[in-house]
Context: one part of a larger RNA
RNA sequence: GCCUACGAGUUGCUCCUCUCUGGCAAGGCUAAGUGCCUCAGGCACGGAGCCGCAGCGAAAGCGAGUCCGAACAGGGCGUCCGAGUCAGAGGGGGCAGACGCGAAACCGGGUGAGCUACCCUUGGCCAGGUUGAAGCGUGGGUAAGACCACGUGGAGGACCGAACCGGUUGGCGUUGAAAAGCCAUCGGAUGAGCUGAGGGUAGGGGUGAAAGGCCAACCAAACCCGGAGAUAGCUCGUACUCCCCGAAAUGCAUAGAGGUGCAGCGUCGCAGCCGAGUGUGCGGGAGGUAGAGCACUGGUUGGGCUAGGGCCCUUCACCGGGUACCAAACCCAGUCAAACUCCGAAUGCCCGCACAUGCUCUGCGGCAGUGAGGGCAUGGGCGAUAAGGUCCAUGUCCGAGAGGGGGACAACCCAGACCGACAGCUAAGGCCCCGAAGUCCAGGCUAAGUUGAGCAAAGGAGGUCGGGCUGCUAAGACAACCAGGAGGUUGGCUUAGAAGCAGCCAUUCCUUUAAAGAGUGCGUAACAGCUCACUGGUCGAGCGGCCCGGCGCCGAAAAUGGUCGGGCAUCAAGCCUGGCGCCGAAGCUUCGGGUUCUCCGCCUGGUGCGGAGAGCGGUAGGGGAGCAUUCCAGCUGCGCUGAAGUCGCCUCGUGAGGGGCGGUGGAGCGGCUGGAAAAGAAAAUGUAGGC
Numbered sequence: 001g002c003c004u005a006c007g008a009g010u011u012g013c014u015c016c017u018c019u020c021u022g023g024c025a026a027g028g029c030u031a032a033g034u035g036c037c038u039c040a041g042g043c044a045c046g047g048a049g050c051c052g053c054a055g056c057g058a059a060a061g062c063g064a065g066u067c068c069g070a071a072c073a074g075g076g077c078g079u080c081c082g083a084g085u086c087a088g089a090g091g092g093g094g095c096a097g098a099c100g101c102g103a104a105a106c107c108g109g110g111u112g113a114g115c116u117a118c119c120c121u122u123g124g125c126c127a128g129g130u131u132g133a134a135g136c137g138u139g140g141g142u143a144a145g146a147c148c149a150c151g152u153g154g155a156g157g158a159c160c161g162a163a164c165c166g167g168u169u170g171g172c173g174u175u176g177a178a179a180a181g182c183c184a185u186c187g188g189a190u191g192a193g194c195u196g197a198g199g200g201u202a203g204g205g206g207u208g209a210a211a212g213g214c215c216a217a218c219c220a221a222a223c224c225c226g227g228a229g230a231u232a233g234c235u236c237g238u239a240c241u242c243c244c245c246g247a248a249a250u251g252c253a254u255a256g257a258g259g260u261g262c263a264g265c266g267u268c269g270c271a272g273c274c275g276a277g278u279g280u281g282c283g284g285g286a287g288g289u290a291g292a293g294c295a296c297u298g299g300u301u302g303g304g305c306u307a308g309g310g311c312c313c314u315u316c317a318c319c320g321g322g323u324a325c326c327a328a329a330c331c332c333a334g335u336c337a338a339a340c341u342c343c344g345a346a347u348g349c350c351c352g353c354a355c356a357u358g359c360u361c362u363g364c365g366g367c368a369g370u371g372a373g374g375g376c377a378u379g380g381g382c383g384a385u386a387a388g389g390u391c392c393a394u395g396u397c398c399g400a401g402a403g404g405g406g407g408a409c410a411a412c413c414c415a416g417a418c419c420g421a422c423a424g425c426u427a428a429g430g431c432c433c434c435g436a437a438g439u440c441c442a443g444g445c446u447a448a449g450u451u452g453a454g455c456a457a458a459g460g461a462g463g464u465c466g467g468g469c470u471g472c473u474a475a476g477a478c479a480a481c482c483a484g485g486a487g488g489u490u491g492g493c494u495u496a497g498a499a500g501c502a503g504c505c506a507u508u509c510c511u512u513u514a515a516a517g518a519g520u521g522c523g524u525a526a527c528a529g530c531u532c533a534c535u536g537g538u539c540g541a542g543c544g545g546c547c548c549g550g551c552g553c554c555g556a557a558a559a560u561g562g563u564c565g566g567g568c569a570u571c572a573a574g575c576c577u578g579g580c581g582c583c584g585a586a587g588c589u590u591c592g593g594g595u596u597c598u599c600c601g602c603c604u605g606g607u608g609c610g611g612a613g614a615g616c617g618g619u620a621g622g623g624g625a626g627c628a629u630u631c632c633a634g635c636u637g638c639g640c641u642g643a644a645g646u647c648g649c650c651u652c653g654u655g656a657g658g659g660g661c662g663g664u665g666g667a668g669c670g671g672c673u674g675g676a677a678a679a680g681a682a683a684a685u686g687u688a689g690g691c
Base pairs, nucleotide, nucleotide: 001691002690003689004688005687006686011096012095013094015093016092017091018090019089020088021087022086023085024084027051028050029049033045034044035043036042037041055062056061065077066076067075068074099237100236102234106227107226108225109224110223111222117201118200119199120198121197122196123195124194125193126191128160129159130158131156135152136151137150138149139148140147164188165187166186169184170183171182172181203219205215206214207213240626241625242624243623244622245621250263251262252261253260254259264370265369266367267366268365269364270363271362272361277357278356279355280354281353282352283351284350285349291343292341293340297337298336299335301333302332303331304330306327308326309325310323311322312321313320373398374397375396376395377394378393379392380391381390382389403414404413405412418593419592420591421590423589424588425587429583430582431581432567433566434565438580440579441578442577443576444575445574451569452568459554460553463551464550465549466548467547468546469545470544471543472542480538481537482536483535484534486511487510488509491505492504493503517532521530522529594616595615596614597613598612599611600610601609602608627680629677630676631675632674633673634672635671636670637669638668645664646663647662648661649660650659651658652657
């Protein structure tokens, strides 16, 4: 891992509640017990007691009333309309382990120191080598000492290193040879040493050179049994079928936040209802949002006017003067605001009337689930006009929704799947190939492979197409080439110099001219020189400037190898405009069938048959109808001429399942009606066994 078996809403109760069925009914029922019988049972008796028929008051008590009260006042709770009760069954609740499995733990009584920690008693062990303390002896030395040398001596939690005790580093081992080892290396090795035997300390206790270490291979409180099925607002699991409906992830509260109560939303039943609900139209109404505005409250730019202040001037001081400083109020112009409003919609909301729809509405009652929501769009708050962010609101979808499109992809686009069809039409989206359908038609644009899903700006540019305005041009424009581009003059000033060209000034003048600036740029120290404007010639037809728009270019950097889904595509298979056709879904249609509800019709009324209309996605969940298993009762059958079980094929039923035939098997098993349950497994890191 698989297979087989087992495995979870049960049972009890003088308890509560609702529904159904039945008996009796202003009543209903007996309990214990007793008697009898055909004795795990039945029949009869038994009225104690319980519920109901009357309430109110704390109570005495009174009673259709009663209580408070002085009250015949007022008020509270009752009276009127009457239905109960017993039994059986079912849906829920309560008390019990109460659907099953699961703690970490707590408590009680015991068992442990043959492991290990420490202690007590009594024994044992430590190869070999090294160092050489005190003391002593001899000699030297001294007044005597101290002291020195040599020898002797043999001290030490001394040194090196086996046994022994450890366990430093590395490797191996890691379903091991081993639930802690092996190899190499390393520490101690006369000591606070190691060790044998006997004994002691026990669980909130011991022991501890202290790590929360150790106390029998997991110790921040051992192990065993018991309380015990502890508790678990938590996790997991919870078993056959079909049919109808179908949520919630919100509000308030909570020792509350992943729980719960009430409400909201679902379902089932009963009742109300010719009008409630919903939609549309019309009429009436409340309101201060969007927008807008500046009349209020504040903010705010420029100007004017002008208090107050600053600065400057003046004066001995006061007074006074100036101001392209700051600036209240006021005026003009221009603005901003969730907590501003002189104004003010659209929607939405309430009421009324009409029409449409047809049970969608409301109330009461039984049973729930939900109370972690999420994406998208729109209006907002928070955030950074960030987030697949977060918090509200309105809508929608996912949740609980399959199908088609979007490359793949819960919620984006299309569209809501009862079943069947090798029939048709469409939606979104598509129609060159992968890959169903146009290499379709007409016109234009793009040259970047832009683009063909999505991803960008400020800014830059003789990319290119279109439009508008305007200038020049056969009296010859524009470009190119040839030539000229002069004189006063080196204008004046400044300057060392300033000569068109450092800088300053200007009324930038006059002359010769076809034309030529007191000079466009380069250049010189300054000149010179080269150019330009401007003019002539050659040439012979268009050439410039500005603005607007379309498509494109640059701007443009990200982490494994690129890519539009891929191939690949250039008058397109790209982009824009218009058109025709086709493909395309579980949508719609057609044909056949099933089922639910409503209505109609029919008959021997079973709630059946036929017809019509509307429905039939679905998680939590509510309701309905069934299948199968085991046992029981009654009735009725089958079986050695082959029961159950099992294997294969066929067949019936929407399904759970039922039946037939054949093989195997070898002794029991069904059908109908009803009853009762140890009544259905794929999941619980389920339990046991097998492989």